[in-house]
RNA sequence: AGUUCAUCGAGACCGGCUGAGGGAAAGGCCCGACGACGCCGGGGCAACCGCCAGAUCCAACCCAUCUGGGCAAGGUGCCAACUCCGCGCGCUCCACUACGGUGGUCGCGUCAGAUGAGCG
Numbered sequence: 001a002g003u004u005c006a007u008c009g010a011g012a013c014c015g016g017c018u019g020a021g022g023g024a025a026a027g028g029c030c031c032g033a034c035g036a037c038g039c040c041g042g043g044g045c046a047a048c049c050g051c052c053a054g055a056u057c058c059a060a061c062c063c064a065u066c067u068g069g070g071c072a073a074g075g076u077g078c079c080a081a082c083u084c085c086g087c088g089c090g091c092u093c094c095a096c097u098a099c100g101g102u103g104g105u106c107g108c109g110u111c112a113g114a115u116g117a118g119c120g
Stems, first nucleotide, its partner, number of pairs: 002119007013042005021031003027085002043079003048075002050071003053067004083112001087109004093104004
């Protein structure tokens, strides 16, 4: 590289450096010289791994599984917008319609992506 599983509507910003693009992908819509993006420092959020407790299982222990449980020292991650929207389906609802449909909204699902943990 690849692959498996889980999660993705919540949450969390200051300073310094730099200087023109940035938000993965057509397009849309945003952010950006009132300095974005990036880098560095500090701060924070969260709770995947982790630690603890309880429950289930067991004769018992271990393992395993679970909990709108607790903690946050450590390993990651994250700190504009739902993963910003984005594709498909629908007996949701609303608006428009040249009655073919279109746009929005809601629900479900796939692909892609991100993050973690495992395999490799």
SAM riboswitch aptamer (S box leader) from a Gammaproteobacteria bacterium, 120 nucleotides, folded computationally. The sequence was found by an Rfam model in a public genome assembly.